Small-subunit ribosomal RNA, 5' domain from an uncultured bacterium, 521 nucleotides, folded computationally.
Rfam family: Bacterial small subunit ribosomal RNA.

[in-house]
Context: one part of a larger RNA
RNA sequence: GGAUUAACGCUGGCGGUACGUCUAAUACAUGCAAGUCGAACGGAGCACUUGUGCUCAGUGGCGAACGGGUGAGUAACACGUAGGUAACCUGCCCUUAAGACGAGGAUAACCAUUGGAAACGAUGGCUAAUACUGGAUUGAAAGCAGACUCGGCAUCGAGACUGUUUAAAAGAUGCGAUUCGCAUCGCUUAAGGAGGGGCCUGCGGCGCAUUAGUUAGUUGGUAGGGUAAUGGCCUACCAAGACAAUGAUGCGUAGCUGGACUGAGAGGUUGAACAGCCACACUGGGACUGAGAACGGCCCAGACUCCUACGGGAGGCAGCAGUAGAGAAUCUUCGGCAAUGGGGGGAACCCUGACCGAGCGAUACCGCGUGAUUGAAGAAAUACUUCGGUAUGUAAAAAUCUUUUACAAAGGAUGAAUGACCUUAGGAGGAAAUGCCUAAGGAGUGACAGUACUUUAGGAAUAAGCCCCGGCUAACUAUGUGCCAGCAGCCGCGGUAAUACAUAGGGGGCAAGCGUUAUCC
Numbered sequence: 001g002g003a004u005u006a007a008c009g010c011u012g013g014c015g016g017u018a019c020g021u022c023u024a025a026u027a028c029a030u031g032c033a034a035g036u037c038g039a040a041c042g043g044a045g046c047a048c049u050u051g052u053g054c055u056c057a058g059u060g061g062c063g064a065a066c067g068g069g070u071g072a073g074u075a076a077c078a079c080g081u082a083g084g085u086a087a088c089c090u091g092c093c094c095u096u097a098a099g100a101c102g103a104g105g106a107u108a109a110c111c112a113u114u115g116g117a118a119a120c121g122a123u124g125g126c127u128a129a130u131a132c133u134g135g136a137u138u139g140a141a142a143g144c145a146g147a148c149u150c151g152g153c154a155u156c157g158a159g160a161c162u163g164u165u166u167a168a169a170a171g172a173u174g175c176g177a178u179u180c181g182c183a184u185c186g187c188u189u190a191a192g193g194a195g196g197g198g199c200c201u202g203c204g205g206c207g208c209a210u211u212a213g214u215u216a217g218u219u220g221g222u223a224g225g226g227u228a229a230u231g232g233c234c235u236a237c238c239a240a241g242a243c244a245a246u247g248a249u250g251c252g253u254a255g256c257u258g259g260a261c262u263g264a265g266a267g268g269u270u271g272a273a274c275a276g277c278c279a280c281a282c283u284g285g286g287a288c289u290g291a292g293a294a295c296g297g298c299c300c301a302g303a304c305u306c307c308u309a310c311g312g313g314a315g316g317c318a319g320c321a322g323u324a325g326a327g328a329a330u331c332u333u334c335g336g337c338a339a340u341g342g343g344g345g346g347a348a349c350c351c352u353g354a355c356c357g358a359g360c361g362a363u364a365c366c367g368c369g370u371g372a373u374u375g376a377a378g379a380a381a382u383a384c385u386u387c388g389g390u391a392u393g394u395a396a397a398a399a400u401c402u403u404u405u406a407c408a409a410a411g412g413a414u415g416a417a418u419g420a421c422c423u424u425a426g427g428a429g430g431a432a433a434u435g436c437c438u439a440a441g442g443a444g445u446g447a448c449a450g451u452a453c454u455u456u457a458g459g460a461a462u463a464a465g466c467c468c469c470g471g472c473u474a475a476c477u478a479u480g481u482g483c484c485a486g487c488a489g490c491c492g493c494g495g496u497a498a499u500a501c502a503u504a505g506g507g508g509g510c511a512a513g514c515g516u517u518a519u520c521c
């Protein structure tokens, strides 16, 4: 000099864009943060236009594994990078092909009885499904076994053949109808894709040797189990190995990275915000469901808090606000789903503290303003003075002008239409209709916000401080003090003329900031 998630002191006009518990991964009052579907199902209640509509708990489906937070742990295939998977999985989405036949038994809700203070139950009876359970469809591209051909990278991979094994919701809605058909959304199986993940490996990135030896499932093999999958991942048996001065093991510290800061670079430091990955969710452990696993799921143990009728129960803000505490220190218990994105739904729509916005904070960066021109009787005042004067100083006053900004008034956005809705036209398919696709037109939708912005009116009107002046280092005098009071980054000032302390005048620097402290280069 530069930088900072900064803090402190003095001061403080406006706007834009960012950022805002670095400490106690301390404890949390209150509200909200994940629901949705009646076009899967039976019912209960309500309303009347009496055949419909609305609402709701329950069964069922999808979602809740995303999104959001934090950095405690972790020195590790955790991360980064480059590969492997001939050792794997994949709901929703896309493409292709085939199918969707025929049965059955329950159960919640509900009703009745009943236990409990509550949380929550118990018994009996009734009922439905896209809930559940068998059967059929086997030529299966799929799994398993066998021999064949081709290929390879050890196990093996691909292709065709034979044998054997495995599936479904006959659903919902709409339309036209005579059986029945069509459309959309669903369902089943198989193959492929996309996106997402699992596992393995080479290399890379901390300190201490005042840490030198470490290791028994340890290292390897065989067999088995387990997993989506390889593997001591686990078990039995066998062998005695494996790692280590190229630093094992131990201890300490630490989330990693893209990046950020600094520097001419090499390098050093760092990992706030934004983005990727990982880990965690009161502490420890465990499984369930599911395509996938657990912040706002379950169970057990523990600490703590709360309720209790003492029998027993409830809870988990490192989500958004907010509270207490700790601390030098860090915000509103705000508005909206209008946009973007996500979940559910055929859709309308519902939910969304993600997000978009507003609020608070000079916390940082950037921009603007606090007026401009003329103006010497060099006014008054103040300070100094050799008492002559000199300085503040064109500074003020005064005159002329402007009105950024603020205040007041009027107008007033972009962000919002490609999605969905309505109408019309055309097209493919279909017997037709609904529906689907394409195009045109229409109506409607804004939290921010009466905000940004524009115009108008008045009037210089509404707006300057902080630090320093011995040298380094730009800027000097007077008074007070008298090794005192004090200053100080280093050198050092102060003991009676202190440009170094304090005050005043003057000056210098930066400026809505200035200085100090802390940390890094």
Stems, first nucleotide, its partner, number of pairs: 001521004006517005013368006019361002021326001026324003030321003035062003040059002043056006069280003079204007088197003093193007101135001103133002110125006142165005148159004171185006206252003213243003218240008255277004259270004282302005304315004332358001334357003340354001341352004371401004381392004407458001408456004415448001421442007465510005470491003476505005486493002